RNA sequence: UAGAAAAAAGCCAAACCCAUCGUAAGGUGGGGACGGAAAGCCACGGGUCUUUUAGUUCGCUGGAGACAGCCGGGUUGCGCGGA
Repeated sequence: UAGAAAAAAGCCAAACCCAUCGUAAGGUGGGGACGGAAAGCCACGGGUCUUUUAGUUCGCUGGAGACAGCCGGGUUGCGCGGA
C1' cells in the first nucleotide's frame, strides 16, 4: 500500500416502542438489536420518496426538500495471522 475479516480491543445500530421537530418524506434523544469491515463523513452522478406558489395536452415538467443502512464516487480511520 492493498486485501479480506482468523484472533483481540472495541465501534455502529434495522424493525418496533416512547418523547420531540417537520405539511410530509424523514430528523433528533432514550430504549432495543436486524445486521454492518467503514452501517465514519460528504448530496458529486444515478435512483427512490415527500411536497408545491408556477406551467400543463392532467400523463407530467419545473421549484423546494428527504434518504449516506439503495447503487456508484470522493475522503478519513482501528487491528492484522496470511500475501
Source information:
c-di-GMP-I-GGC riboswitch aptamer from Deltaproteobacteria bacterium CG07_land_8_20_14_0_80_60_11, 83 nucleotides, folded computationally. Taxonomically the source falls in Deltaproteobacteria (Bacteria, delta/epsilon subdivisions). It was read from a public genome assembly, where an Rfam model found it.